RNA sequence: UUUAUCAAGAGUGACCGAGGGAUAGGCCCGAUGACGUCCAGCAACCCCUAAUAUUGUGUUAGGAAGGUGCCAAAUCCUACAGAAUAGUUCAUAUUCUGAAAGAUAAA
Numbered sequence: 001u002u003u004a005u006c007a008a009g010a011g012u013g014a015c016c017g018a019g020g021g022a023u024a025g026g027c028c029c030g031a032u033g034a035c036g037u038c039c040a041g042c043a044a045c046c047c048c049u050a051a052u053a054u055u056g057u058g059u060u061a062g063g064a065a066g067g068u069g070c071c072a073a074a075u076c077c078u079a080c081a082g083a084a085u086a087g088u089u090c091a092u093a094u095u096c097u098g099a100a101a102g103a104u105a106a107a
Stems, first nucleotide, its partner, number of pairs: 001107006011039001013038003019029003023079004041070002045067002047063007075101001080098007
């Protein structure tokens, strides 16, 4: 950089000891021990098996030995743009859609 996914799932364990949830705002978690590490666990991206269609390569079903990943809250919510509704208009509020940013995997 490209592609795919991001509302499901996952401990009453051990150690440690003060911040943590990417950024900003909000809102939360945390000495009843968060975050982190280890173990356990979840899932099935890579992977393995079978069937099936095929130029390529996919689809479906099953598995979990291995490489990652994940294990508060939707990626915790919003951030930019558009639309709808309420509001006489403006301001504003709510909802929806798409993007951006981010995370993870594979190349």